Predicted 3D model of a 342-nucleotide part of an RNA (small-subunit ribosomal RNA, central domain) from Coelastrum astroideum. The prediction has a mean pLDDT of 86. The gene name in the source record is rrn16S. The RNAcentral record of the full RNA draws on ENA.
Context: one part of a larger RNA
RNA sequence: UUGGGCGUAAAGAAUCUGUAGGUGGUUUCGAAAGUCAACUGUCAAAUCCCAGAGCUCAACUUUGGACAGGCAGUUGAGCACUUCAAAACUCGAGUAUGGUAGGGGUAGAGGGAAUUCCUAGUGGAGCGGUGAAAUGCACAGAGAUUAGGAAGAACACCAGUGGCGAAAGCGCUCUACUGGGCCAUGACUGACACUGAGAGAUGAAAGUUGGGGGAGCGAAAAGGAUUAGAUACCCUUGUAGUCCCAACCGUAAACGAUGGAUACUAAGUGCUGUCAAAAACAGUGCUGUAGCUAACGCGUUAAGUAUCCCGCCUGGGGAGUAUGCUCGCAAGAGUGAAACUC
Numbered sequence: 001u002u003g004g005g006c007g008u009a010a011a012g013a014a015u016c017u018g019u020a021g022g023u024g025g026u027u028u029c030g031a032a033a034g035u036c037a038a039c040u041g042u043c044a045a046a047u048c049c050c051a052g053a054g055c056u057c058a059a060c061u062u063u064g065g066a067c068a069g070g071c072a073g074u075u076g077a078g079c080a081c082u083u084c085a086a087a088a089c090u091c092g093a094g095u096a097u098g099g100u101a102g103g104g105g106u107a108g109a110g111g112g113a114a115u116u117c118c119u120a121g122u123g124g125a126g127c128g129g130u131g132a133a134a135u136g137c138a139c140a141g142a143g144a145u146u147a148g149g150a151a152g153a154a155c156a157c158c159a160g161u162g163g164c165g166a167a168a169g170c171g172c173u174c175u176a177c178u179g180g181g182c183c184a185u186g187a188c189u190g191a192c193a194c195u196g197a198g199a200g201a202u203g204a205a206a207g208u209u210g211g212g213g214g215a216g217c218g219a220a221a222a223g224g225a226u227u228a229g230a231u232a233c234c235c236u237u238g239u240a241g242u243c244c245c246a247a248c249c250g251u252a253a254a255c256g257a258u259g260g261a262u263a264c265u266a267a268g269u270g271c272u273g274u275c276a277a278a279a280a281c282a283g284u285g286c287u288g289u290a291g292c293u294a295a296c297g298c299g300u301u302a303a304g305u306a307u308c309c310c311g312c313c314u315g316g317g318g319a320g321u322a323u324g325c326u327c328g329c330a331a332g333a334g335u336g337a338a339a340c341u342c
Stems, first nucleotide, its partner, number of pairs: 004313003007296002012310001014202004021195003025089004030084002033082002035077009049065006092192001093189003096185005104178007111155001115151008126137002163170002207248006216242002221237004259309006267287008291298002315342003324335004
């Protein structure tokens, strides 16, 4: 390679858009490239197979003959299928119209609670912290309490196996701009579709660069404890960071550890949307039949039954290492071995 696989054993790319390619709905007519048939040539000999012959048999040796198949050419077949050309259709896909739910996105404006700090008043000895303490703060008036002010960050209740988004993710209120979905109508286009190597876009947190900001929290660091020690767990402080703007990085247990699309295959029961309601459709949960699974479990939201396309796996360690290349300011990321060993 073939084969077999990818929820948990190795294996689904973090997610999407999309190029080439692969695959592709229904009907009619034509062509005849694939397809099918025949013939010719060729595929050395030996070997294999069949029928004989020779060594007493056999192995062995030897004579003759193919079958099947590949490639090329010629002649045909057209019941089909694929393909190509032409014409048509509406169920796939899209458009339109009418509704509709939503923490979808971007920008601006506003709000209250809490925290810390500052100022002033009252007051007068502790506060804070812990298993217990101490470091720390405090008569130069702390903590407590009242009033006023400032700042930054996050938005209690509602809140829900509830909603939206491709994923990352999104939650105070209002406004503007804006993306997508779902339902209904069945008006329009008429296969315009699916997947997608490369490629492009987005991508939590941490980290990086420049400029702001800095309340709380808090890597590093310092001190106090604990301890045999304590470079920790606990406590008091506290710098980067956390926040904003611009630009990088491109990774996560980026998880449903489950790629996307389409069709089919029992039911029951919650919730969300359309809807007056029911039904139906679209989503989101639970239980569960057939079936599947090594088991656990999955089970119309499949891990069932099938088709198409992509990605990936092939014993453990060495190792996501070395080397080379690409990207990056760096950190590093991507690609990615072997010797050796069990």